[in-house]
RNA sequence: GACGGCCAGAUAGCCGCUCCCGUUUUAACGCACGGGGGAGGAACUUCCGGACUCCGCACGGCAGUGUGCCGCUCGAAAGGGCGGGGCGGCGGACUUUAACAUCCGCCGGACGGAAAGUGCCGCAGAAAAAAUACCGCCCGCAAGGGUAAGGGUGAAAAGGUGCGGUAAGAGCGCACCGCGCGUUUGGUAACAAACGCGGCAGGGCAAACCCCACACGGAGCAAGGCCAAGCCGGUUCAUACGCUGCCCGCGUUCGUAACCAAGUAGGCCGCUUAGAGUAAUGGCUAUCCAGCCCGGGGGGGCUGACAGAAUCUGGGGUAUCGGUCGUC
Numbered sequence: 001g002a003c004g005g006c007c008a009g010a011u012a013g014c015c016g017c018u019c020c021c022g023u024u025u026u027a028a029c030g031c032a033c034g035g036g037g038g039a040g041g042a043a044c045u046u047c048c049g050g051a052c053u054c055c056g057c058a059c060g061g062c063a064g065u066g067u068g069c070c071g072c073u074c075g076a077a078a079g080g081g082c083g084g085g086g087c088g089g090c091g092g093a094c095u096u097u098a099a100c101a102u103c104c105g106c107c108g109g110a111c112g113g114a115a116a117g118u119g120c121c122g123c124a125g126a127a128a129a130a131a132u133a134c135c136g137c138c139c140g141c142a143a144g145g146g147u148a149a150g151g152g153u154g155a156a157a158a159g160g161u162g163c164g165g166u167a168a169g170a171g172c173g174c175a176c177c178g179c180g181c182g183u184u185u186g187g188u189a190a191c192a193a194a195c196g197c198g199g200c201a202g203g204g205c206a207a208a209c210c211c212c213a214c215a216c217g218g219a220g221c222a223a224g225g226c227c228a229a230g231c232c233g234g235u236u237c238a239u240a241c242g243c244u245g246c247c248c249g250c251g252u253u254c255g256u257a258a259c260c261a262a263g264u265a266g267g268c269c270g271c272u273u274a275g276a277g278u279a280a281u282g283g284c285u286a287u288c289c290a291g292c293c294c295g296g297g298g299g300g301g302c303u304g305a306c307a308g309a310a311u312c313u314g315g316g317g318u319a320u321c322g323g324u325c326g327u328c
Stems, first nucleotide, its partner, number of pairs: 001328007009288007017038007025030001040306001044317002047315005052220004064216005069084006085111001087108007112211002117209002119205003134151002136147004159177006178200001179198008224269004233260004237255001240252004289304006
């Protein structure tokens, strides 16, 4: 220095806060006294899972969201670990220099699809993708034409090297490399190699829309449940009145009545060995510890990382003064 694990100032005293238990007191709450519990590795973020709850049945379609190389493995899932493949970058080896290819090492990543469609690509540049020609080269007196080798621009320019070819050039032809397709072989697979065919798709971006495959019902503890003052409503009963002089019935009225239903305020549960409901977990002093500063010295001063529960829980991400342990 790298990686991984652990700790996250310590002790004592005093004064407080919150919750629980006990005693006393009280109608009850409360007060008092005694005892006990009282933030984190991330409690932060709310990115992804799960438990739990309600709606109610969500195996189809549309929309939306998430995931995206392969194998093994841990896990309920999300997400990790190990190994491998391919790609990109850097370095080294081989090679006559350089480049390509090959081999080795290190590092990196959301690593399905850009030869389905749409879109975007600043500046520079002729041109940023079915188009084009600034310089150059060639033909030509010129006008004009051919060309894409060379120069120039750019992160990126329609394969690379070489030979042939040509007026000059060009996959125009050929060899090797690259690319695509097919077959065979090897490998569990991703994939690789060999052979054959095709002069050959045509830049980049999918963490742009999109396409493909797979998965997913929605809302969330302000979920939701229980009790329930008052007010409103219903039934019965009783009072009075009307139809009607009486009984029954119906209607209206009042209620000091009884019961019922829904349900507001409010309370309780959900809720936890912290468990509140505007939300406690704090402050002071002394000594020690760590860091910084001042001083010749005895000593003195300042500071104590990030942050702070709110149903519980598994991960991811982010912040973090320092100390300590292990491996290299």